[in-house]
RNA sequence: GGCGGUGUCUGAACGAUCGCUGGAUACCAUAUCCGGAGGAAAGUCCGAACACCGCAGGGCAGGGUGCUCCAUAACGUGGAGUCACGGCAACGUGAAGGCUAGUGCCACAGAAAUAAUACCGCCCCGCAAGCCUUCUUGUUAUCCUUGGGUGGAUAAUAAGACGGAUGCCGGGGUAAGGGUGCAACGGUGCGGUAAGAGCGCACCAGGUCCCCGGGCGACCGGGGAUGCUCGGUAAACCCCACCCGGUGCAAGACCAAGUAGGGAAGCUUUUUAGGGUGGCCCGCCCAAAGCUUCCGGGUAGGUCGCAGGAGAUAACGGGCAACCGUUAUCCGCAGAUGAAUGAUCGUUGGCCGCGUCAGGGCAACCGAGCGCGGCAACAGAAUUCGGCUUACGGACAUCGCCGGCC
Repeated sequence: GGCGGUGUCUGAACGAUCGCUGGAUACCAUAUCCGGAGGAAAGUCCGAACACCGCAGGGCAGGGUGCUCCAUAACGUGGAGUCACGGCAACGUGAAGGCUAGUGCCACAGAAAUAAUACCGCCCCGCAAGCCUUCUUGUUAUCCUUGGGUGGAUAAUAAGACGGAUGCCGGGGUAAGGGUGCAACGGUGCGGUAAGAGCGCACCAGGUCCCCGGGCGACCGGGGAUGCUCGGUAAACCCCACCCGGUGCAAGACCAAGUAGGGAAGCUUUUUAGGGUGGCCCGCCCAAAGCUUCCGGGUAGGUCGCAGGAGAUAACGGGCAACCGUUAUCCGCAGAUGAAUGAUCGUUGGCCGCGUCAGGGCAACCGAGCGCGGCAACAGAAUUCGGCUUACGGACAUCGCCGGCC
């Protein structure tokens, strides 16, 4: 100097003018004073507080989480570790329990995708046909031989026997080889075998079980036994362990108009027309309608919930850390609801670009300071906290690798 990794901090300051909004005081419509967004207020993804509903207790179903230990009110979060993978490294990533509990699935290709299979190949056996070698016997021909029947040799042909090779068919063995596939039943070698095979053995790899040492533990290191060799897939069903009742501040609590409707009491009316009073009439009761008074529920609206809390800051102590403890100090300090928190100007600061330049360097080049111009990101509380994730301007610290110079 270049390329990377990790972490921390910050998210402009002051003043003036004009506004918006909450509170207090004066006071009665306007003044004065004080306060007024974030690190993510965002996504609403987890966990809680709080409220109401449900609930003896337990289970099933359903959902969630899934290496270990610790932290925490709790968590799917955090810290410290383990293992695996990626990276030369700093470091990063991990839905990281169990397919040796059971079941399912594994496209295409391939014989076969998990205890089953034989396409080619290899090996064994059997049957039939033809072929080859050798041998035996018969017949015929020729030659030799004998006086001759005879005896012998060669060739052809027929039949039979042993053996051999090739091809076809049938039965069986074989996963060592070929070929297919993301994946083919551990790998290499020797023995073994008809050919083969952990069938046997040696070494290597893995599994299971046991022992010793270290660690709280995940796990790590070492030793031994056993031929046990078991494919992949659980973001497939499922099994195991642990956790979980539901709905969310539009939860919910309180105050409470107007209108309509409900209930109670009193009065009036009904006799042409309701029901009861044994059949009829009067009367009485119920009923209906109207008026008056009272009661209670709900709505609009208002108040609370709602800002002192798993609170903030500092010091000390414990812990590797997350975090915890003690003490002190601080808190009217946003609290809106067609929903405030803004705009303009000035000064200073920040960043970027250009120019100039003290200085540094052999040089390329770097460059304090000064001047001019420009820019200011992501984004806006809505019951409150703890996290996660995502978006974004700037600064700083520290670590790794590579190159150059001394």